The RNA shown here (c-di-GMP-I riboswitch aptamer) has 88 nucleotides and comes from Salibacterium aidingense DSM 18341. The organism belongs to Salibacterium aidingense, within Bacteria. Of the family's consensus pairs, 95% are formed in the model. Its mean pLDDT, the model's own confidence on a scale to 100, is 84.
[in-house]
Parts: sequence; structure tokens; C1' cells
RNA sequence: UGAUGAAACGGGCAAAUCUGUUGAAAAACGGAGGCGCAAAGCCGUGGGCCUAAAGCGUUCAUACCGUCUGGGCAGCCGGGCUGCCAUC
Repeated sequence: UGAUGAAACGGGCAAAUCUGUUGAAAAACGGAGGCGCAAAGCCGUGGGCCUAAAGCGUUCAUACCGUCUGGGCAGCCGGGCUGCCAUC
């Protein structure tokens, strides 16, 4: 440096749920919790998925519905970058 792997050592992260805050929402962050993860570390680059306040369209209507700039998910997959231990 590369490959393989989590058996061991040292550990790490933290699902659902409950709760507080922010948000229109998806969701994010904090506390508890622990489903799981060998990158469940980081990056919205290619797909995918979620949301749809405002705008536009429809409409008697500010409702319903459609559309979408925008927003979000890295624990959806691919990709990029980085990394502990062990063996070869």
C1' cells in the first nucleotide's frame, strides 16, 4: 500500500418508541432507549424515496385536487473521500 474479515482486543455508532426544542411538513437536534451496523464515519455527485408552506392551475371557495422552485432522507442503492484492529 492492497485484499479479506469481525473470531479476538480496544472500542464506536445508535433503529423503533417516549420526551423537549425547531419547522407548514418531511425531518433535524438534545435526553432516555437499543433494532441492528465492519464504515450505520463524512460528502446531495448519479438514481430512488419523502414533504409540499409559498407560487401557479382548477374552483363559488382561502376547502379538495394537480403541479413545482424550494426543503429533507447518507440506517435506500450506486459513487467519491477518510479510517481502528487482525490475517494474508